Annotation:
Predicted 3D model of a 378-nucleotide RNA (Bacterial RNase P class A) from an Alphaproteobacteria bacterium. Rfam family: Bacterial RNase P class A. It is annotated as a ribozyme.
RNA sequence: CUAGACGGCCGGAUGGCCGCUCCCUGGUUCGCGCCAGGGGGAGGAAAGUCCGGGCUCCACGGAAACACGGUGCCGGGUAACACCCGGCGGGGGCGACCCUAGGGAAAGUGCCACAGAGAACAGACCGCCCGCGGCCUCGGCCGCAGGCAAGGGUGAAACGGUGCGGUAAGAGCGCACCGCGCCCUCGGCAACGAGGGCGGCACGGCAAACCCCACCGGGAGCAAGACCAAAUAGGGGCGGCACGCCGGUUCGCCGGCACGCGGGUUCCCACGCCGCCGCCCGGGUCGGUCGCUUGAGGCGCCUGGCGACAGGCGUCCCAGAUGAAUGGUCAUCCCCUGCUUGCAGGGACAGAACCCGGCUUAUAGGCCGUCUGGCAUU
Numbered sequence: 001c002u003a004g005a006c007g008g009c010c011g012g013a014u015g016g017c018c019g020c021u022c023c024c025u026g027g028u029u030c031g032c033g034c035c036a037g038g039g040g041g042a043g044g045a046a047a048g049u050c051c052g053g054g055c056u057c058c059a060c061g062g063a064a065a066c067a068c069g070g071u072g073c074c075g076g077g078u079a080a081c082a083c084c085c086g087g088c089g090g091g092g093g094c095g096a097c098c099c100u101a102g103g104g105a106a107a108g109u110g111c112c113a114c115a116g117a118g119a120a121c122a123g124a125c126c127g128c129c130c131g132c133g134g135c136c137u138c139g140g141c142c143g144c145a146g147g148c149a150a151g152g153g154u155g156a157a158a159c160g161g162u163g164c165g166g167u168a169a170g171a172g173c174g175c176a177c178c179g180c181g182c183c184c185u186c187g188g189c190a191a192c193g194a195g196g197g198c199g200g201c202a203c204g205g206c207a208a209a210c211c212c213c214a215c216c217g218g219g220a221g222c223a224a225g226a227c228c229a230a231a232u233a234g235g236g237g238c239g240g241c242a243c244g245c246c247g248g249u250u251c252g253c254c255g256g257c258a259c260g261c262g263g264g265u266u267c268c269c270a271c272g273c274c275g276c277c278g279c280c281c282g283g284g285u286c287g288g289u290c291g292c293u294u295g296a297g298g299c300g301c302c303u304g305g306c307g308a309c310a311g312g313c314g315u316c317c318c319a320g321a322u323g324a325a326u327g328g329u330c331a332u333c334c335c336c337u338g339c340u341u342g343c344a345g346g347g348a349c350a351g352a353a354c355c356c357g358g359c360u361u362a363u364a365g366g367c368c369g370u371c372u373g374g375c376a377u378u
Stems, first nucleotide, its partner, number of pairs: 001374010012333007020041009043349001047360002050358005055221004068217005073087005088102001089100004103212002108210002110206003125152002127148003131144005160178006179201001180199008225290004235281007244257005260273003297316008334347006
């Protein structure tokens, strides 16, 4: 210089003017409010609501089991986790580094498409070889009876791989190495690693198929939940006024009919309503208050730890709206683009709603650090 890998950070700045919301102090007001001063006011993801908790209500005598759901190498961190840290195994990359749901397939069931002869206690399409017979242009070819699976071919996968020996040709048939299984020793808390011995191979793959094993899990969610409490209708109690008939009655009332009332008026028919007024009580709706933001809290320093993180000390209070505030405008500066060179345009993703820890997704542009490969120079 160039091509990369990993980690961390910022997410326009300052000021003026006019507004919005919350809190504190003072003044004013019976009160609601109003005025003045001071202070706070979106994010790294506030998002998706996918995990884990706090908190609240409901359920529950305790524990366990079954069902269902989740997690799944080992050790650690944490309030907890499916998160994070440090390792192990496997895979990829020259490398920095990256990816990885990674228990069990000799408990059982099931599946393995297409192609292929054969897909699990398999198989012989082409092919290789001994023998016999026939033909022959003596190179071979065909048929029969056997032996075989080396080579070819199919496939994601062909019942261990490579090499040497061996054989008619072959074959773990024999041997060496690798793989696999079992055992032992050593290292490591462990996952696991290293070494040695034995076994001739017996055990294909899939469990994000059922399943088995181990561990974890009550349900619903701030529209949780608690409180205050209009108007209208309906419920209950008391008092006053009104009160015809029939039937029943537990003597409180109930049922039916009539009278009455209703739709502009009168009559008839049909329909609907049926004690009226006043006071009080309780539930609940509209509305309001609390929950509501001091918390596994932020920042700085020290200590322990490779690290996630933990401990100690100091310091700070930092949004709480609800028809839902957090905005608008001007000036200067910053970055990008364009040109007429001092003008114009643009500056991402995106807006809290009970709170916290994570994950995932979106994101213009920019900054910093560590490391790797290559080239050049000293």

A source record names the gene rnpB.